Predicted 3D model of a 76-nucleotide RNA (c-di-GMP-I riboswitch aptamer) from Nocardioides panacis. Of the family's consensus pairs, 95% are formed in the model. The source organism's lineage runs through Bacteria, Bacillati, Actinomycetota, Nocardioidaceae and Nocardioides.

RNA sequence: AGCGCGAAACGGCAAACCCGAUGUGAGUCGGGGACGCAAAGCCACGGGGCCCGUCCGGGUCAGCCGGGCUACCGAA
Numbered sequence: 001a002g003c004g005c006g007a008a009a010c011g012g013c014a015a016a017c018c019c020g021a022u023g024u025g026a027g028u029c030g031g032g033g034a035c036g037c038a039a040a041g042c043c044a045c046g047g048g049g050c051c052c053g054u055c056c057g058g059g060u061c062a063g064c065c066g067g068g069c070u071a072c073c074g075a076a
Stems, first nucleotide, its partner, number of pairs: 005074002012037002017032006035063001041069003045066003048061005
């Protein structure tokens, strides 16, 4: 120094729920709020959930799993 790993510190994110906005909907955005998170940062590539649709199909979820890209700190 790299990989791996996740003690500590500085910090970070924010589930349910409530309020407002928006969308047919799943949802999304803002504020409050913290269940949790070492990638709970980003990407719908594979699987999966959900919504719309007569099918084909079109959406949505990255806090379901895998994969890809990127990143702070440094004890064992």